[in-house]
A computed fold for a 74-nucleotide RNA from a Candidatus Omnitrophota bacterium, annotated as transfer RNA. The source organism's lineage runs through Bacteria, Pseudomonadati and Candidatus Omnitrophota. Rfam family: tRNA. Gene Ontology term of the family: triplet codon-amino acid adaptor activity. Its mean pLDDT, the model's own confidence on a scale to 100, is 81. It was read from a public genome assembly.

RNA sequence: GGGCCUGUAGCUCAGUCGGUUAGAGCAGCUCACUCAUAAUGAGUCGGUCCCUGGUUCGAGUCCAGGCAGGCCCA
Repeated sequence: GGGCCUGUAGCUCAGUCGGUUAGAGCAGCUCACUCAUAAUGAGUCGGUCCCUGGUUCGAGUCCAGGCAGGCCCA
RNA backbone atom coordinates (compact mmCIF):
# COMPACT_ATOMS: atom_id res chain seq x y z
P G A 1 -0.80 3.66 3.55
O5' G A 1 -0.79 2.77 2.29
C5' G A 1 -0.66 3.36 1.01
C4' G A 1 -0.68 2.25 0.00
C3' G A 1 -1.92 1.37 0.00
O3' G A 1 -2.99 1.95 -0.71
C1' G A 1 0.00 0.00 0.00
P G A 2 -4.49 1.67 -0.32
O5' G A 2 -4.72 0.16 -0.79
C5' G A 2 -4.75 -0.14 -2.18
C4' G A 2 -4.97 -1.62 -2.39
C3' G A 2 -6.17 -2.22 -1.70
O3' G A 2 -7.40 -1.97 -2.40
C1' G A 2 -4.32 -3.61 -1.31
P G A 3 -8.76 -1.87 -1.60
O5' G A 3 -9.06 -3.37 -1.18
C5' G A 3 -9.29 -4.35 -2.18
C4' G A 3 -9.40 -5.73 -1.57
C3' G A 3 -10.44 -5.90 -0.47
O3' G A 3 -11.76 -6.02 -0.97
C1' G A 3 -8.43 -6.91 0.20
P C A 4 -13.00 -5.56 -0.11
O5' C A 4 -13.13 -6.63 1.04
C5' C A 4 -13.43 -7.97 0.73
C4' C A 4 -13.28 -8.87 1.94
C3' C A 4 -14.11 -8.49 3.16
O3' C A 4 -15.46 -8.91 3.07
C1' C A 4 -11.90 -8.96 3.82
P C A 5 -16.59 -8.09 3.83
O5' C A 5 -16.36 -8.47 5.37
C5' C A 5 -16.53 -9.82 5.80
C4' C A 5 -16.09 -9.98 7.24
C3' C A 5 -16.77 -9.08 8.26
O3' C A 5 -18.05 -9.53 8.62
C1' C A 5 -14.46 -9.09 8.65
P U A 6 -19.16 -8.50 9.10
O5' U A 6 -18.67 -8.02 10.53
C5' U A 6 -18.58 -8.94 11.61
C4' U A 6 -17.87 -8.30 12.80
C3' U A 6 -18.51 -7.03 13.36
O3' U A 6 -19.62 -7.31 14.20
C1' U A 6 -16.17 -6.74 13.17
P G A 7 -20.79 -6.19 14.32
O5' G A 7 -20.14 -5.05 15.23
C5' G A 7 -19.63 -5.36 16.54
C4' G A 7 -19.00 -4.15 17.19
C3' G A 7 -19.96 -3.01 17.49
O3' G A 7 -19.61 -2.38 18.70
C1' G A 7 -18.22 -2.23 16.09
P U A 8 -20.33 -2.79 20.06
O5' U A 8 -21.88 -2.53 19.75
C5' U A 8 -22.41 -1.23 19.73
C4' U A 8 -23.86 -1.24 20.09
C3' U A 8 -24.21 -1.94 21.39
O3' U A 8 -23.98 -1.12 22.53
C1' U A 8 -25.66 -2.71 19.72
P A A 9 -23.41 -1.79 23.85
O5' A A 9 -24.55 -1.64 24.92
C5' A A 9 -24.93 -0.35 25.42
C4' A A 9 -25.26 -0.42 26.90
C3' A A 9 -24.24 -1.15 27.78
O3' A A 9 -24.17 -0.50 29.05
C1' A A 9 -26.35 -2.16 27.99
P G A 10 -22.97 0.55 29.32
O5' G A 10 -21.82 -0.37 29.95
C5' G A 10 -20.57 0.20 30.35
C4' G A 10 -19.79 -0.81 31.18
C3' G A 10 -19.56 -2.14 30.47
O3' G A 10 -18.39 -2.12 29.70
C1' G A 10 -20.50 -2.53 32.61
P C A 11 -18.40 -2.79 28.21
O5' C A 11 -18.29 -4.36 28.48
C5' C A 11 -17.11 -4.91 29.05
C4' C A 11 -17.28 -6.41 29.27
C3' C A 11 -17.72 -7.19 28.04
O3' C A 11 -16.63 -7.55 27.20
C1' C A 11 -19.10 -7.76 29.87
P U A 12 -16.87 -7.79 25.61
O5' U A 12 -17.76 -9.12 25.55
C5' U A 12 -17.18 -10.38 25.90
C4' U A 12 -18.18 -11.50 25.69
C3' U A 12 -18.87 -11.52 24.34
O3' U A 12 -18.07 -12.10 23.32
C1' U A 12 -20.48 -11.79 26.04
P C A 13 -18.34 -11.70 21.78
O5' C A 13 -19.91 -11.50 21.71
C5' C A 13 -20.63 -11.74 20.52
C4' C A 13 -22.02 -12.26 20.86
C3' C A 13 -23.13 -11.84 19.90
O3' C A 13 -23.15 -12.64 18.73
C1' C A 13 -23.86 -11.55 22.12
P A A 14 -23.79 -12.02 17.38
O5' A A 14 -25.36 -12.05 17.66
C5' A A 14 -26.03 -13.28 17.77
C4' A A 14 -27.51 -13.12 18.08
C3' A A 14 -28.35 -12.38 17.06
O3' A A 14 -28.61 -13.15 15.90
C1' A A 14 -28.99 -11.78 19.24
P G A 15 -28.63 -12.38 14.45
O5' G A 15 -29.77 -11.27 14.64
C5' G A 15 -31.12 -11.66 14.71
C4' G A 15 -31.99 -10.46 15.06
C3' G A 15 -31.93 -9.28 14.08
O3' G A 15 -32.71 -9.52 12.92
C1' G A 15 -31.76 -8.46 16.28
P U A 16 -32.39 -8.59 11.67
O5' U A 16 -32.91 -9.49 10.44
C5' U A 16 -32.11 -10.60 9.99
C4' U A 16 -32.98 -11.58 9.27
C3' U A 16 -33.96 -10.96 8.28
O3' U A 16 -34.11 -11.82 7.16
C1' U A 16 -35.14 -12.17 9.92
P C A 17 -33.35 -11.53 5.80
O5' C A 17 -34.18 -10.34 5.14
C5' C A 17 -33.62 -9.65 4.02
C4' C A 17 -34.63 -8.67 3.44
C3' C A 17 -35.15 -7.63 4.43
O3' C A 17 -35.36 -6.41 3.70
C1' C A 17 -36.97 -8.84 3.57
P G A 18 -34.23 -5.29 3.74
O5' G A 18 -34.71 -4.28 4.85
C5' G A 18 -34.25 -4.41 6.22
C4' G A 18 -34.98 -3.47 7.15
C3' G A 18 -36.47 -3.71 7.27
O3' G A 18 -36.87 -3.34 8.59
C1' G A 18 -36.14 -1.57 6.43
P G A 19 -37.87 -4.30 9.38
O5' G A 19 -39.01 -3.31 9.87
C5' G A 19 -38.70 -2.22 10.74
C4' G A 19 -39.94 -1.58 11.28
C3' G A 19 -41.03 -2.54 11.72
O3' G A 19 -41.70 -2.01 12.85
C1' G A 19 -41.85 -1.15 9.98
P U A 20 -41.11 -2.45 14.28
O5' U A 20 -41.95 -1.49 15.24
C5' U A 20 -41.72 -0.09 15.26
C4' U A 20 -42.99 0.68 15.53
C3' U A 20 -43.65 0.40 16.89
O3' U A 20 -44.31 1.57 17.32
C1' U A 20 -45.12 -0.18 15.13
P U A 21 -44.22 2.09 18.82
O5' U A 21 -43.08 1.20 19.52
C5' U A 21 -42.02 1.81 20.20
C4' U A 21 -41.72 1.08 21.49
C3' U A 21 -40.37 0.36 21.53
O3' U A 21 -39.32 1.26 21.89
C1' U A 21 -42.08 -1.04 22.42
P A A 22 -38.09 1.58 20.96
O5' A A 22 -37.17 0.27 21.02
C5' A A 22 -37.35 -0.82 20.14
C4' A A 22 -36.43 -1.94 20.51
C3' A A 22 -36.18 -2.14 22.01
O3' A A 22 -37.25 -2.86 22.60
C1' A A 22 -34.14 -2.20 20.84
P G A 23 -37.21 -3.27 24.18
O5' G A 23 -36.65 -4.76 23.98
C5' G A 23 -36.05 -5.44 25.08
C4' G A 23 -35.58 -6.79 24.59
C3' G A 23 -34.70 -7.56 25.56
O3' G A 23 -35.47 -8.26 26.52
C1' G A 23 -33.68 -7.55 23.44
P A A 24 -34.82 -8.64 27.96
O5' A A 24 -33.92 -9.91 27.63
C5' A A 24 -34.51 -11.11 27.14
C4' A A 24 -33.45 -12.14 26.88
C3' A A 24 -32.50 -12.42 28.05
O3' A A 24 -33.05 -13.29 29.01
C1' A A 24 -31.27 -12.15 26.05
P G A 25 -32.68 -13.14 30.54
O5' G A 25 -31.20 -13.71 30.64
C5' G A 25 -30.93 -15.08 30.35
C4' G A 25 -29.44 -15.31 30.26
C3' G A 25 -28.62 -14.82 31.44
O3' G A 25 -28.65 -15.71 32.54
C1' G A 25 -27.59 -14.11 29.43
P C A 26 -28.64 -15.13 34.02
O5' C A 26 -27.18 -14.53 34.19
C5' C A 26 -26.04 -15.37 34.18
C4' C A 26 -24.75 -14.57 34.05
C3' C A 26 -24.49 -13.55 35.13
O3' C A 26 -24.02 -14.10 36.34
C1' C A 26 -24.03 -12.61 33.02
P A A 27 -24.46 -13.40 37.74
O5' A A 27 -23.83 -11.93 37.64
C5' A A 27 -22.42 -11.76 37.71
C4' A A 27 -22.03 -10.30 37.50
C3' A A 27 -22.62 -9.32 38.48
O3' A A 27 -21.94 -9.30 39.73
C1' A A 27 -22.83 -8.46 36.29
P G A 28 -22.78 -9.07 41.06
O5' G A 28 -23.29 -7.55 40.95
C5' G A 28 -22.36 -6.48 40.91
C4' G A 28 -23.07 -5.15 40.78
C3' G A 28 -24.16 -4.91 41.80
O3' G A 28 -23.65 -4.45 43.05
C1' G A 28 -24.96 -4.34 39.65
P C A 29 -24.33 -4.91 44.40
O5' C A 29 -25.72 -4.13 44.42
C5' C A 29 -25.76 -2.72 44.46
C4' C A 29 -27.18 -2.22 44.38
C3' C A 29 -28.17 -2.88 45.34
O3' C A 29 -28.12 -2.35 46.66
C1' C A 29 -29.10 -2.82 43.17
P U A 30 -28.51 -3.31 47.89
O5' U A 30 -30.09 -3.47 47.78
C5' U A 30 -30.93 -2.34 47.92
C4' U A 30 -32.38 -2.71 47.71
C3' U A 30 -32.87 -3.89 48.53
O3' U A 30 -33.18 -3.57 49.88
C1' U A 30 -33.60 -4.12 46.30
P C A 31 -33.04 -4.73 51.01
O5' C A 31 -34.25 -5.71 50.69
C5' C A 31 -35.59 -5.27 50.80
C4' C A 31 -36.56 -6.28 50.22
C3' C A 31 -36.52 -7.67 50.84
O3' C A 31 -37.17 -7.76 52.10
C1' C A 31 -36.60 -7.86 48.50
P A A 32 -36.76 -8.87 53.16
O5' A A 32 -37.27 -10.23 52.52
C5' A A 32 -38.66 -10.47 52.31
C4' A A 32 -38.90 -11.78 51.58
C3' A A 32 -38.30 -13.01 52.24
O3' A A 32 -39.10 -13.50 53.29
C1' A A 32 -37.81 -13.02 49.91
P C A 33 -38.44 -14.07 54.60
O5' C A 33 -37.71 -15.40 54.15
C5' C A 33 -38.48 -16.49 53.61
C4' C A 33 -37.57 -17.54 53.02
C3' C A 33 -36.44 -18.02 53.94
O3' C A 33 -36.89 -18.99 54.88
C1' C A 33 -35.56 -17.55 51.80
P U A 34 -36.65 -18.77 56.46
O5' U A 34 -35.07 -18.98 56.61
C5' U A 34 -34.48 -20.22 56.29
C4' U A 34 -32.99 -20.16 56.45
C3' U A 34 -32.48 -19.53 57.73
O3' U A 34 -32.51 -20.45 58.82
C1' U A 34 -31.27 -18.66 55.89
P C A 35 -33.04 -19.95 60.27
O5' C A 35 -31.91 -18.92 60.74
C5' C A 35 -32.17 -18.04 61.85
C4' C A 35 -30.86 -17.44 62.29
C3' C A 35 -30.00 -16.83 61.22
O3' C A 35 -30.37 -15.51 60.90
C1' C A 35 -28.67 -18.24 62.58
P A A 36 -30.51 -15.04 59.35
O5' A A 36 -28.99 -15.04 58.87
C5' A A 36 -28.08 -14.08 59.38
C4' A A 36 -26.67 -14.40 58.96
C3' A A 36 -26.45 -14.55 57.47
O3' A A 36 -26.30 -13.29 56.81
C1' A A 36 -25.42 -16.33 58.60
P U A 37 -26.80 -13.11 55.32
O5' U A 37 -25.71 -13.91 54.47
C5' U A 37 -24.38 -13.44 54.39
C4' U A 37 -23.46 -14.47 53.77
C3' U A 37 -23.83 -14.94 52.37
O3' U A 37 -23.48 -14.01 51.36
C1' U A 37 -23.25 -16.80 53.70
P A A 38 -24.36 -13.93 50.04
O5' A A 38 -24.12 -15.33 49.32
C5' A A 38 -22.87 -15.63 48.73
C4' A A 38 -22.77 -17.08 48.34
C3' A A 38 -23.75 -17.57 47.28
O3' A A 38 -23.32 -17.25 45.96
C1' A A 38 -23.73 -19.09 49.07
P A A 39 -24.43 -16.82 44.82
O5' A A 39 -25.31 -18.14 44.63
C5' A A 39 -24.74 -19.30 44.03
C4' A A 39 -25.68 -20.49 44.20
C3' A A 39 -27.08 -20.30 43.62
O3' A A 39 -27.13 -20.56 42.24
C1' A A 39 -27.25 -21.11 45.82
P U A 40 -28.07 -19.65 41.27
O5' U A 40 -29.55 -19.93 41.80
C5' U A 40 -30.12 -21.23 41.72
C4' U A 40 -31.45 -21.27 42.44
C3' U A 40 -32.47 -20.22 42.02
O3' U A 40 -33.14 -20.56 40.82
C1' U A 40 -32.35 -20.29 44.37
P G A 41 -33.56 -19.39 39.81
O5' G A 41 -34.82 -18.73 40.54
C5' G A 41 -35.99 -19.50 40.84
C4' G A 41 -36.95 -18.69 41.68
C3' G A 41 -37.29 -17.30 41.17
O3' G A 41 -38.24 -17.32 40.13
C1' G A 41 -36.80 -17.18 43.46
P A A 42 -38.23 -16.14 39.01
O5' A A 42 -38.78 -14.86 39.81
C5' A A 42 -40.11 -14.87 40.32
C4' A A 42 -40.38 -13.59 41.10
C3' A A 42 -40.05 -12.30 40.40
O3' A A 42 -41.03 -11.90 39.46
C1' A A 42 -39.20 -12.23 42.58
P G A 43 -40.60 -11.08 38.15
O5' G A 43 -40.17 -9.64 38.70
C5' G A 43 -41.15 -8.81 39.29
C4' G A 43 -40.50 -7.69 40.08
C3' G A 43 -39.71 -6.68 39.29
O3' G A 43 -40.51 -5.74 38.62
C1' G A 43 -38.50 -7.29 41.23
P U A 44 -39.98 -5.05 37.26
O5' U A 44 -38.74 -4.16 37.72
C5' U A 44 -38.93 -3.08 38.60
C4' U A 44 -37.61 -2.52 39.08
C3' U A 44 -36.70 -1.97 37.99
O3' U A 44 -37.06 -0.64 37.61
C1' U A 44 -35.45 -3.33 39.45
P C A 45 -36.68 -0.16 36.13
O5' C A 45 -35.13 0.14 36.20
C5' C A 45 -34.63 1.09 37.11
C4' C A 45 -33.11 1.01 37.19
C3' C A 45 -32.38 1.21 35.88
O3' C A 45 -32.23 2.60 35.56
C1' C A 45 -31.50 -0.66 37.03
P G A 46 -33.09 3.25 34.38
O5' G A 46 -32.82 2.34 33.10
C5' G A 46 -31.86 2.74 32.14
C4' G A 46 -30.52 2.07 32.43
C3' G A 46 -29.73 1.73 31.18
O3' G A 46 -28.92 2.82 30.75
C1' G A 46 -29.78 -0.12 32.64
P G A 47 -29.59 3.96 29.83
O5' G A 47 -28.64 3.99 28.57
C5' G A 47 -27.48 3.14 28.48
C4' G A 47 -27.07 3.06 27.04
C3' G A 47 -27.51 4.23 26.17
O3' G A 47 -26.50 4.57 25.26
C1' G A 47 -28.39 2.21 25.31
P U A 48 -25.76 5.97 25.38
O5' U A 48 -26.20 6.78 24.09
C5' U A 48 -27.57 6.89 23.72
C4' U A 48 -27.71 7.51 22.36
C3' U A 48 -26.84 6.88 21.27
O3' U A 48 -27.52 6.97 20.03
C1' U A 48 -26.23 9.12 21.53
P C A 49 -28.19 5.75 19.41
O5' C A 49 -27.12 4.56 19.64
C5' C A 49 -26.14 4.31 18.62
C4' C A 49 -25.71 2.85 18.70
C3' C A 49 -25.23 2.27 17.36
O3' C A 49 -24.16 1.36 17.62
C1' C A 49 -27.05 1.02 18.17
P C A 50 -23.01 1.16 16.54
O5' C A 50 -22.03 2.33 16.91
C5' C A 50 -21.51 2.44 18.24
C4' C A 50 -20.40 3.45 18.27
C3' C A 50 -20.64 4.70 17.44
O3' C A 50 -21.40 5.66 18.16
C1' C A 50 -18.54 3.81 16.91
P C A 51 -22.44 6.59 17.34
O5' C A 51 -21.49 7.62 16.58
C5' C A 51 -20.66 8.51 17.30
C4' C A 51 -19.88 9.40 16.35
C3' C A 51 -20.71 10.10 15.28
O3' C A 51 -21.31 11.28 15.76
C1' C A 51 -18.83 9.10 14.29
P U A 52 -22.73 11.76 15.15
O5' U A 52 -22.35 12.27 13.68
C5' U A 52 -21.50 13.39 13.52
C4' U A 52 -21.17 13.62 12.06
C3' U A 52 -22.34 13.65 11.11
O3' U A 52 -23.04 14.88 11.12
C1' U A 52 -20.64 12.32 10.18
P G A 53 -24.63 14.89 10.83
O5' G A 53 -24.73 14.51 9.27
C5' G A 53 -24.40 15.46 8.29
C4' G A 53 -24.18 14.84 6.93
C3' G A 53 -25.41 14.27 6.24
O3' G A 53 -26.24 15.27 5.65
C1' G A 53 -23.65 12.74 6.03
P G A 54 -27.81 14.98 5.44
O5' G A 54 -27.86 13.84 4.31
C5' G A 54 -27.41 14.12 3.00
C4' G A 54 -27.39 12.90 2.13
C3' G A 54 -28.74 12.25 1.88
O3' G A 54 -29.48 12.91 0.86
C1' G A 54 -27.18 10.58 2.44
P U A 55 -31.09 12.85 0.87
O5' U A 55 -31.44 11.35 0.53
C5' U A 55 -31.12 10.79 -0.74
C4' U A 55 -31.57 9.35 -0.83
C3' U A 55 -33.01 9.11 -0.44
O3' U A 55 -33.90 9.39 -1.50
C1' U A 55 -31.63 7.50 0.61
P U A 56 -35.23 10.27 -1.23
O5' U A 56 -36.14 9.32 -0.33
C5' U A 56 -36.56 8.06 -0.80
C4' U A 56 -37.13 7.23 0.31
C3' U A 56 -38.18 7.92 1.18
O3' U A 56 -39.45 7.98 0.55
C1' U A 56 -36.64 6.73 2.55
P C A 57 -40.32 9.31 0.65
O5' C A 57 -40.74 9.33 2.17
C5' C A 57 -41.47 10.46 2.72
C4' C A 57 -42.05 10.11 4.07
C3' C A 57 -41.10 9.40 5.02
O3' C A 57 -40.29 10.31 5.74
C1' C A 57 -43.09 8.18 4.93
P G A 58 -38.70 10.01 5.89
O5' G A 58 -38.70 8.75 6.86
C5' G A 58 -39.12 8.89 8.21
C4' G A 58 -39.26 7.53 8.88
C3' G A 58 -38.00 6.69 8.91
O3' G A 58 -37.14 7.05 9.98
C1' G A 58 -39.82 5.37 8.18
P A A 59 -35.57 7.01 9.74
O5' A A 59 -35.17 5.49 9.61
C5' A A 59 -35.45 4.57 10.68
C4' A A 59 -34.30 3.60 10.89
C3' A A 59 -32.99 4.27 11.35
O3' A A 59 -32.28 3.34 12.16
C1' A A 59 -32.66 3.25 9.27
P G A 60 -32.48 3.35 13.75
O5' G A 60 -31.37 2.30 14.29
C5' G A 60 -30.00 2.65 14.28
C4' G A 60 -29.14 1.41 14.23
C3' G A 60 -29.07 0.74 12.86
O3' G A 60 -28.09 1.35 12.03
C1' G A 60 -29.50 -0.87 14.52
P U A 61 -28.41 1.60 10.44
O5' U A 61 -28.71 0.13 9.85
C5' U A 61 -27.71 -0.89 9.88
C4' U A 61 -28.29 -2.20 9.41
C3' U A 61 -28.75 -2.20 7.96
O3' U A 61 -28.42 -3.44 7.33
C1' U A 61 -30.55 -2.77 9.39
P C A 62 -27.19 -3.48 6.31
O5' C A 62 -27.69 -2.54 5.12
C5' C A 62 -28.49 -3.06 4.07
C4' C A 62 -28.71 -2.01 2.99
C3' C A 62 -27.51 -1.12 2.68
O3' C A 62 -26.59 -1.76 1.81
C1' C A 62 -29.45 0.22 2.93
P C A 63 -25.01 -1.43 1.85
O5' C A 63 -24.91 0.03 1.24
C5' C A 63 -25.26 0.27 -0.11
C4' C A 63 -25.07 1.73 -0.46
C3' C A 63 -23.73 2.34 -0.06
O3' C A 63 -22.69 2.03 -0.98
C1' C A 63 -25.48 3.78 0.58
P A A 64 -21.17 1.93 -0.45
O5' A A 64 -20.78 3.46 -0.22
C5' A A 64 -20.76 4.37 -1.30
C4' A A 64 -20.39 5.76 -0.82
C3' A A 64 -19.17 5.86 0.09
O3' A A 64 -17.95 5.81 -0.61
C1' A A 64 -20.93 7.13 0.98
P G A 65 -16.64 5.20 0.05
O5' G A 65 -16.21 6.33 1.07
C5' G A 65 -15.97 7.65 0.60
C4' G A 65 -15.83 8.60 1.75
C3' G A 65 -14.88 8.15 2.84
O3' G A 65 -13.53 8.34 2.48
C1' G A 65 -16.86 8.99 3.81
P G A 66 -12.37 7.66 3.32
O5' G A 66 -12.47 8.54 4.62
C5' G A 66 -11.71 8.23 5.77
C4' G A 66 -12.28 8.93 6.98
C3' G A 66 -11.85 8.31 8.29
O3' G A 66 -10.54 8.76 8.65
C1' G A 66 -14.17 8.65 8.33
P C A 67 -9.43 7.64 9.00
O5' C A 67 -9.81 7.26 10.50
C5' C A 67 -10.07 8.28 11.44
C4' C A 67 -10.71 7.71 12.69
C3' C A 67 -10.10 6.41 13.18
O3' C A 67 -8.90 6.59 13.90
C1' C A 67 -12.46 6.26 13.23
P A A 68 -7.74 5.45 13.80
O5' A A 68 -8.36 4.30 14.72
C5' A A 68 -8.62 4.52 16.10
C4' A A 68 -9.32 3.35 16.71
C3' A A 68 -8.72 1.99 16.43
O3' A A 68 -7.59 1.71 17.23
C1' A A 68 -11.04 1.89 16.11
P G A 69 -6.44 0.70 16.65
O5' G A 69 -7.12 -0.74 16.73
C5' G A 69 -7.47 -1.29 17.99
C4' G A 69 -8.27 -2.56 17.82
C3' G A 69 -7.65 -3.64 16.96
O3' G A 69 -6.63 -4.38 17.63
C1' G A 69 -9.91 -3.39 16.38
P G A 70 -5.45 -5.05 16.75
O5' G A 70 -6.16 -6.27 16.02
C5' G A 70 -6.70 -7.34 16.76
C4' G A 70 -7.46 -8.30 15.89
C3' G A 70 -6.70 -8.89 14.73
O3' G A 70 -5.85 -9.97 15.10
C1' G A 70 -8.81 -8.17 13.98
P C A 71 -4.52 -10.28 14.23
O5' C A 71 -5.09 -10.94 12.91
C5' C A 71 -5.76 -12.18 12.94
C4' C A 71 -6.31 -12.56 11.58
C3' C A 71 -5.31 -12.55 10.44
O3' C A 71 -4.49 -13.73 10.40
C1' C A 71 -7.26 -11.43 9.76
P C A 72 -3.01 -13.67 9.73
O5' C A 72 -3.28 -13.53 8.17
C5' C A 72 -3.91 -14.56 7.44
C4' C A 72 -4.24 -14.12 6.02
C3' C A 72 -3.07 -13.63 5.19
O3' C A 72 -2.26 -14.68 4.65
C1' C A 72 -4.89 -12.17 4.92
P C A 73 -0.69 -14.44 4.32
O5' C A 73 -0.72 -13.46 3.06
C5' C A 73 -1.25 -13.90 1.83
C4' C A 73 -1.28 -12.77 0.81
C3' C A 73 0.05 -12.06 0.55
O3' C A 73 0.92 -12.79 -0.30
C1' C A 73 -1.68 -10.48 0.81
P A A 74 2.51 -12.68 -0.11
O5' A A 74 2.83 -11.18 -0.50
C5' A A 74 2.65 -10.73 -1.85
C4' A A 74 2.85 -9.23 -1.95
C3' A A 74 4.18 -8.70 -1.44
O3' A A 74 5.22 -8.84 -2.38
C1' A A 74 2.42 -7.39 -0.57